[in-house]
This is a predicted structure of a 141-nucleotide RNA (c-di-AMP riboswitch aptamer (ydaO/yuaA leader)) from Peribacillus psychrosaccharolyticus ATCC 23296.
It matches the Rfam family "c-di-AMP riboswitch aptamer (ydaO/yuaA leader)". From the family's description: This family represents a conserved RNA structure found upstream of the ydaO and yuaA genes in Bacillus subtilis and related genes in other bacteria.
It was read from a public genome assembly, where an Rfam model found it.
NCBI's taxonomy places the organism under Bacteria, Bacillota, Bacilli, Bacillaceae, Peribacillus psychrosaccharolyticus.
The prediction has a mean pLDDT of 76.
RNA sequence: AUUUGAUAAAGGCCAAAUCUCAAAGAUUUUGAGAACGGAGGACCCAGUAUUUUGGGGUUAAUUCUGCUUUUGCAGAAGGGAUGUGAACUCUUUCGCCAUCCUACCCGUCAGCUAACUUCGUCGGCUAAAGCGAAGGAGGUC
Repeated sequence: AUUUGAUAAAGGCCAAAUCUCAAAGAUUUUGAGAACGGAGGACCCAGUAUUUUGGGGUUAAUUCUGCUUUUGCAGAAGGGAUGUGAACUCUUUCGCCAUCCUACCCGUCAGCUAACUUCGUCGGCUAAAGCGAAGGAGGUC
């Protein structure tokens, strides 16, 4: 100096999933508040045979096509995320390119919905990775 693997810290990413305070049986647990996110729930409006061909909800995550005895597999469209880039730091949008992308719940039942009621704050990833255009804020020259 290069390559591979592991660990720790820091930084960073997806996601609503973070912060503060108090107490205690103490390095975790319980409770409360703020913040963020979801559900139920009137008038009005919508709907008029909608109700097993069940129906509905969270999520960006649905639909179609082909193959397969089946479990499944592959592809496409749609939707979503990331990409140290762009005089410095932070940040928004658009275009192209590259990579990646579902799972679960309610239990026959819910349109919208003010007041009101109620629930959640988990989990996962990281050394790999580009260009162009139009802006905003800050500070410097």